A computed fold for a 354-nucleotide part of an RNA from Nepenthes alata, annotated as small-subunit ribosomal RNA, central domain. The organism belongs to Nepenthes, within Eukaryota. The prediction has a mean pLDDT of 86.
[in-house]
Context: one part of a larger RNA
């Protein structure tokens, strides 16, 4: 090395895309790289293995000594084999893409347009309290407040319907209708003909905070300023309230970015639901009953699995590719270097302790 692992004990990259690179479907050829087979050369001597002899001894045996000879293995050039792997060359159609015919979808993106609540602000009734809380009190109110009616303004969000529903690579995404887009299923069975997988660097995309230049700026609301409460209270409770949340063009690249489960293929009992389609049957029609395929749930055998559980959407049984971990702390910290406008990200130890 053969031969550790990775839902939860350390450990799957937040997601994707794709370069190197590895990996690779079926027949039939050409070569002969690697394979395999035969002789041949070398691979210093000693040692190691083995024969024989010698020393020694009353015999035997071992050890040292001499002389001789040998396998396996590497390398080299030869001479042969063609299954497998590579290579040439031709062909197939099942993977794998276009194309066609349908179909569902808060997929994405721009501009419109919409109705409640909200708060302000104007006008009108009205006249003393209103709000807040365990209870208050700081704030509000006879400069007319709260309450009710009409009218306007503005900013965020979009009730029911809503579903263990959908769609999307992941973040994410839901009022309406519209244009522009991008992807999936499903049926037919036209066409390319391995064109596929996986993926070091590398690129894009990435909540919320937070940055930076311009608009906004209603609720909410870090921070901050007052009332309580409390021994104290830089808090939990109440008034206020900046930044912020919003919109625009930009920068950060992190989240318990989670299913805490990397991508691909194939194969491995069921029962029973949603969601897209389709085929049968049935019907005036729609259902029902039966059946495929793609997605999404439950439950469960085999099996795995410490164990809880997975369990055809594997944590089952294979194959290939990547990432990542090897007692806990110190420490995701120093220093160094990349990036960053900064906060800060990446990459990442060591001494000491146990």
């Nucleotide at each position: 090395u053969u031969g550790c692992u990775c839902g939860u004990a350390a450990a799957c990259c937040a997601u994707c895309u794709g370069u190197a690179a590895g990996u690779u479907g079926c027949u039939u050829u050409u070569u002969a790289g690697g394979u395999c087979c035969g002789a041949c050369g070398u691979c210093a001597a000693a040692u190691c293995c083995c024969a024989g002899g010698a020393c020694u001894u009353a015999a035997c045996c071992c050890a040292c000594c001499c002389u001789a000879g040998a396998u396996a293995g590497g390398c080299g050039g030869u001479g042969g084999a063609a299954a497998c792997u590579a290579u040439c060359a031709a062909a197939c159609u099942u993977g794998a893409g276009u194309a066609c015919g349908g179909u569902a979808g808060g997929g994405g993106u721009a501009g419109a347009g919409g109705a409640a609540a909200u708060u302000u602000u104007c006008g009108a009734u009205g006249g003393a309290g209103a709000g807040a809380u365990a209870a208050a009190a700081u704030g509000c109110g006879u400069a007319g407040a709260g309450a009710u009616c009409a009218g306007a303004a503005a900013g965020a969000a979009c009730a029911c319907u809503a579903a263990c529903a959908a769609c999307g690579a992941a973040a994410a995404c839901a009022c309406u209708a519209u244009g522009c887009u991008a992807g999936g299923c499903c049926g037919a069975c036209a066409u390319u003909g391995a064109c596929a997988c996986u993926g070091a660097g590398u690129g894009a995309c990435a909540a919320a905070a937070g940055u930076u230049g311009g608009g906004g700026g209603a609720g909410c609301g870090a921070a901050u300023g007052g009332g309580a409460u409390u021994a104290g209270a830089u808090a939990c409770c109440c008034c206020a309230a900046u930044a912020g949340u919003u919109c625009u063009a930009g920068c950060c690249a992190u989240a318990a970015a989670u299913g805490a489960u990397g991508g691909a293929u194939a194969c491995u009992a069921u029962g029973u639901g949603u969601u897209a389609u389709g085929c049968a049957u049935a019907u005036c029609g729609a259902c029902c009953c039966g059946u495929g395929u793609a997605a999404u749930g439950c439950u469960a055998u085999a099996g795995c699995u410490a164990a809880u559980g997975c369990g055809u959407u594997a944590a089952g049984u294979a194959u290939c590719c990547u990432g990542c971990c090897u007692a806990a702390g110190g420490a995701g910290u120093a220093c160094a270097u990349u990036c960053a406008c900064a906060a800060g990200a990446a990459u990442g130890a060591a001494a000491u302790u146990c």